[in-house]
Context: one part of a larger RNA
RNA sequence: GCCUACGAGUUGCUCGUCACUGGCAAGGUUAAGGGCUUCAGGCCCGUAGCCGAAGCGAAAGCAAGUCUUAACAGGGCGCAUAGUCAGUGGCGGCAGACGCGAAACCUGAGUGAUCUAACCAUGGCCAGGAUGAAGUCCCGGUAACACGGGAUGGAGGUCCGAACUGGUAGACGUUGAAAAGUCUUCGGAUGAGCUGUGGUUAGGGGUGAAAGGCUUAUCAAACUGGGAGAUAGCUCGUACUCUCCGAAAUGCCUUUUGGGGCAGCCUCGGACGUAUUGUUGUGGAGGUAGAGCUACUGAUCGGGCUAGGGGCUUCACCGCCUACCAAACCCGGACAAACUCCGAAUGCCACAACAUCAAUAUCCGGGAGUGAGCGCGCGGGUGCUAAGGUCCGUGCGCGAAAGGGAAAUAACCCAGACCAUCGGCUAAGGUCCCCAAAUGCAUGCUAAGUUGAUCUAACGAGGUCGGACUGCAUUGACAGCUAGGAUGUUGGCUUGGAAGCAGCCAUCCAUUUAAAGAGUGCGUAACAGCUCACUAGUCGAGCGGUCCGGCGUGGAUAAUGAUCGGGCAUCAAGCAUGCUACCGAAGCUGUGGGCCCGCCGCAAGGCGGGCGGUAGGAGAGCAUUCCGGUCUGCGUCGAAGGCGUGUCGUGAGGCAUGCUGGAGCGUCCGGAAACGAAAAUGUAGGC
Numbered sequence: 001g002c003c004u005a006c007g008a009g010u011u012g013c014u015c016g017u018c019a020c021u022g023g024c025a026a027g028g029u030u031a032a033g034g035g036c037u038u039c040a041g042g043c044c045c046g047u048a049g050c051c052g053a054a055g056c057g058a059a060a061g062c063a064a065g066u067c068u069u070a071a072c073a074g075g076g077c078g079c080a081u082a083g084u085c086a087g088u089g090g091c092g093g094c095a096g097a098c099g100c101g102a103a104a105c106c107u108g109a110g111u112g113a114u115c116u117a118a119c120c121a122u123g124g125c126c127a128g129g130a131u132g133a134a135g136u137c138c139c140g141g142u143a144a145c146a147c148g149g150g151a152u153g154g155a156g157g158u159c160c161g162a163a164c165u166g167g168u169a170g171a172c173g174u175u176g177a178a179a180a181g182u183c184u185u186c187g188g189a190u191g192a193g194c195u196g197u198g199g200u201u202a203g204g205g206g207u208g209a210a211a212g213g214c215u216u217a218u219c220a221a222a223c224u225g226g227g228a229g230a231u232a233g234c235u236c237g238u239a240c241u242c243u244c245c246g247a248a249a250u251g252c253c254u255u256u257u258g259g260g261g262c263a264g265c266c267u268c269g270g271a272c273g274u275a276u277u278g279u280u281g282u283g284g285a286g287g288u289a290g291a292g293c294u295a296c297u298g299a300u301c302g303g304g305c306u307a308g309g310g311g312c313u314u315c316a317c318c319g320c321c322u323a324c325c326a327a328a329c330c331c332g333g334a335c336a337a338a339c340u341c342c343g344a345a346u347g348c349c350a351c352a353a354c355a356u357c358a359a360u361a362u363c364c365g366g367g368a369g370u371g372a373g374c375g376c377g378c379g380g381g382u383g384c385u386a387a388g389g390u391c392c393g394u395g396c397g398c399g400a401a402a403g404g405g406a407a408a409u410a411a412c413c414c415a416g417a418c419c420a421u422c423g424g425c426u427a428a429g430g431u432c433c434c435c436a437a438a439u440g441c442a443u444g445c446u447a448a449g450u451u452g453a454u455c456u457a458a459c460g461a462g463g464u465c466g467g468a469c470u471g472c473a474u475u476g477a478c479a480g481c482u483a484g485g486a487u488g489u490u491g492g493c494u495u496g497g498a499a500g501c502a503g504c505c506a507u508c509c510a511u512u513u514a515a516a517g518a519g520u521g522c523g524u525a526a527c528a529g530c531u532c533a534c535u536a537g538u539c540g541a542g543c544g545g546u547c548c549g550g551c552g553u554g555g556a557u558a559a560u561g562a563u564c565g566g567g568c569a570u571c572a573a574g575c576a577u578g579c580u581a582c583c584g585a586a587g588c589u590g591u592g593g594g595c596c597c598g599c600c601g602c603a604a605g606g607c608g609g610g611c612g613g614u615a616g617g618a619g620a621g622c623a624u625u626c627c628g629g630u631c632u633g634c635g636u637c638g639a640a641g642g643c644g645u646g647u648c649g650u651g652a653g654g655c656a657u658g659c660u661g662g663a664g665c666g667u668c669c670g671g672a673a674a675c676g677a678a679a680a681u682g683u684a685g686g687c
C1' cells in the first nucleotide's frame, strides 16, 4: 500500500418546547396498586396527583379587573383567542450524550535499588620497568652541633607501561553485527583505585565530588491498578439515492478576538393578500463633487499705499531717510477634511399612474449555518496618490460557478451547465500553419523584427510622414564653384608688445565702392597667414525658419537556453481608420424527453414560469437484519452466497438467466433497529 471484517447523533427521564395524527372537551388525564381474562404491548377498577378554566399586587388583599396614586386622571399587567391526554417526529435540558485523542491531577492503593546512586558487611585484583624521600652506616668537618660527600634504605592520591578501568579525537555504523557498538588514537593504572557476593535507603521520597544526574532501554517528580468514558471553546473522522430552496464571513456585547449571546442573511409551516420591486411624473429634506472667497475662519505670492518697528539727527520736542521687517487698506494671482456667498449628478423620503398570468414585502412559529473572507472597478482614510499592504463606503465576482476567450492562470472579458442530439445562429475573442474561420476589401503609416495583447521615463537626435504659420526666390533664391573682401588705420587708450581678433573707450566715424565690420572664428611674442559677414559672376527651381501631431530611434543591466504560446511574418501574418463575410460557448434556438411551481379544467390535458450550487433547511425514496400477518409462496427436478451476461429504473437499486455452490430463502401489508464506510498517521487479521 491493497484486501476482508469491525468502526461514530444512541439510550433513559410522570423534563421542556414546537409541529403532525388521534381521543375527549370547560374540561382533560390517571400514578402506584388492584380485579378479570381467551395471556393480548387486552378489558375494568383506582381521582392520590398534574395541567387548564383569572388576574393583578412586594404583600395584606381585591377581583374582570388590579397595581401605582389624593385621583371616579394617565399608565403597567390582565379580560374580550380552549384546553388536556396519548402516539410519532424536529430541537433543547440533565446524564460520558456523535466517535477517537491529551499534556496533566488525585489515590487514607500498591510494585520496584536483579540497571543505576550512595552507604554497610565480607572477599578478590593490580605483568614489568623507572625515580630514589625520611631514617641508618662510613668518611670529611665542628669546641660540640650544624654542614658536605659516599653507601645503605625503599617513601610517594610519584613517573613509563600491560591486565583492569575509563571514554579524548577521528572515521565507520545510522531499516546497525549493536535501541550507544567497532577500529585507530587517548586518560588512570598503590589509589578519593578497580571489582565479586550479600544487604540498607522508595516517589514530592531516596541517592547525588551537583549534570536536574540516577532511581530496571522510563525522570523538572518512576511504574502498575483505580477515580475515569477526567476535561479538550482544539485537530481529525462521521458510512445509501434522488428532488426543491439556498446562506454568511456584518453590527452590538463578551478575561472577547480561530469561542460565544442577540440581531442580520437561509430554510420549512402558518397568517396576510400587493402592502415589495422597477419606470415615469410631482413634491420634499440635504451641503458632497465642483466652484468661490473685499461672503466668514484660516493660510498665501507679487506690486502699491502706509500705521508701527528700524536708521540718521537731537538734552528734548520737531524733523529727515528707507534697494530693511511689516498690520490694516488697494490692485493682480491663487489655497483648505475639520472654510462656505454658492452648489450639482446620483442616492434617500412621500404621493400618483403604469409595468410584471411574475416575483415579493410584512407578521407569528419550528430548524439552521455564518459571525477568519478574498479579488477587481469606483469614492476616500492611512502608507511613499508604495505593496498581491491596511481600514471604511459602494457595485460586481470568486467563495458556493462548470462552459468559451486571455498560451498556461479562483476573481479580468463573454456567459449562468435538468437530460439526449454526428442540427442551426451568435457573444467575448478570432480567421498564414500548429488551430475552427479572410494569405478579405479600401486608404494611409512603420524599416525599428519596432511590433505580432505585460512594463518604462526624464532627457537626446537634419529617422520619416502629415498639418499650421512665416521669410527668401526667374528683377535668379538656397547649396557649391570663380573672384573681390579695400582705404584713413598699426582708430584712441593701455602695454615690453596690443597692428580687426588679451583688456578698456568710442560720435563704433569717415572714404572708395558691386561689396567689404574700427571686424565671426582659427592663428602670431607682436606682425604675417587662413576664414566669415558682405558683393559680383557662374548655375537654373525651389530654398530656409517656428510650432503642433502620427509612427519609429537612443536612453534599455540578472543570474541553467533561448523565444511573439511556437513556427514564422515587412504594400504584413505589424500599427491606424472604415467595410463585408465567416469561425466561435454547456449562451440562444430546432427535435425528443424528465422533474418542480402557478393559473384554467371533474379529469385527460392546456398555457406560462422555473430546474449551477458549499455550509445549511425541507421533501420523497432504495437497500440490510429481525418481528407480526400474508401468499395453504419458492427450494436436492438445487435455497443463500460467489463469478458473469441480459434487461428495467433519474438514482440508491430491482428482475431474469448461465456456471459455481449444496440447504435453506423470499413476495406483499405493517412494525422495530447494534441499519449502508474511502478516508479518523482508525482497530484486527491476511498478502
Stems, first nucleotide, its partner, number of pairs: 001687006011095003015092010027051003033045004055062002065077004098237002101234001105227003109224003117201009126191001128160003131156001135152006164188003169184004203219001205215003240621006250263005264370002266367006274359001275360001277355008290342001291340002297336002301332004306326001308325002310321003373398010403414003418593004423589003429583003432567003438580001440579006451569002459554002463551010480538005486511003491505003517532001521530002594611007622676001624673006631666001633665002641660008